[in-house]
Molecule: SAM riboswitch aptamer (S box leader)
Organism: Caenibacillus caldisaponilyticus
RNA sequence: AUCUUAUCAAGAGAGACUGAGGGACCAGGCCCAAUGACGUCCGGCAACCUUCCCUGACCGGGAAAGGUGCCAAGUCCUGCAGAAUGAUUCCUUUCAUUCUGAAAGAUAAGGU
Numbered sequence: 001a002u003c004u005u006a007u008c009a010a011g012a013g014a015g016a017c018u019g020a021g022g023g024a025c026c027a028g029g030c031c032c033a034a035u036g037a038c039g040u041c042c043g044g045c046a047a048c049c050u051u052c053c054c055u056g057a058c059c060g061g062g063a064a065a066g067g068u069g070c071c072a073a074g075u076c077c078u079g080c081a082g083a084a085u086g087a088u089u090c091c092u093u094u095c096a097u098u099c100u101g102a103a104a105g106a107u108a109a110g111g112u
Stems, first nucleotide, its partner, number of pairs: 001112008013042001015041003021032003026079004043071003048067002050064005075104001080101008
């Protein structure tokens, strides 16, 4: 880098440093931010892998926290396809809301 599988509505500081942008990319929104965001450190959350126990083994359950991960907003929302409802239009249509799926992305584990 790529493929496969699983998950993505919960959870996580009123600390220190720093100092201007940040929320992945493109577009459109909407937010966060000098009352200090983002980032770094400390701290914390969770439990995918791991280790241990119930157990001789599987399933299942429990404990720990070594490898990761994460700590505004659903993956911040929409973008593609479909459905329902409502509005609009003479019809075609257009718009709004909700839902489902896909795509893209993130994380883990395994493979190439």